[in-house]
FMN riboswitch aptamer (RFN element) from a Microbacteriaceae bacterium, 154 nucleotides, folded computationally.
Rfam family: FMN riboswitch aptamer (RFN element). The literature on the family includes a 2002 paper in Nucleic Acids Res by Vitreschak et al., "Regulation of riboflavin biosynthesis and transport genes in bacteria by transcriptional and translational attenuation".
The model forms 100% of the base pairs in the Rfam consensus.
RNA sequence: UACGUGCUCCGGGGUCGGUGUGAGUCCGAACCGGCGGUGACAGUCCGCGACCCGAGGGACCUCGCAAGAGGAAGCCCGGUUGAGCCGGUGGAAUUCCGGGACCGACAGUAAUGAGACCGCGAGGUCUCUCAGUCUGGAUGGAAGGCAGCACGCG
Numbered sequence: 001u002a003c004g005u006g007c008u009c010c011g012g013g014g015u016c017g018g019u020g021u022g023a024g025u026c027c028g029a030a031c032c033g034g035c036g037g038u039g040a041c042a043g044u045c046c047g048c049g050a051c052c053c054g055a056g057g058g059a060c061c062u063c064g065c066a067a068g069a070g071g072a073a074g075c076c077c078g079g080u081u082g083a084g085c086c087g088g089u090g091g092a093a094u095u096c097c098g099g100g101a102c103c104g105a106c107a108g109u110a111a112u113g114a115g116a117c118c119g120c121g122a123g124g125u126c127u128c129u130c131a132g133u134c135u136g137g138a139u140g141g142a143a144g145g146c147a148g149c150a151c152g153c154g
Base pairs, nucleotide, nucleotide: 001154003152004151005150006149007148008147009145010144015029016028017027018026030133031132032104033103034048035047036046037045043102044101052079053078054077056075060071061070062069063068085099086098087097088096106136107135108134113128114127115126116125117124118123
């Protein structure tokens, strides 16, 4: 120093204004972009992780005199999972430069919008509906780490 194993540590970002009784959800403008790979640097090329769904599994928990019944974590295998083009440079770029775009899970949340009903009218009631940046699961987990230590080994 390469490789392997174990342990420790690290491991997600982003707002102002307007309207209004009330908004970080509406309107306007802005801001953000995990991990690995890729002949040259990626939110939008390939793959991964997390969330969600399903199969297997069964530490353990509850009830019961017992037989038994119910629940169930780690683990493991799968499924689903958003978005880009043009031009330029160059040996090589959907990754750089220029231009114009697009995307962002689930649950919650009081104004927007829609529908129904009541009322002569002003208006009122009910239901559905609106978040990448707010709240929550999450002080979690994880892809991974040119972070460290130890042991082994070439």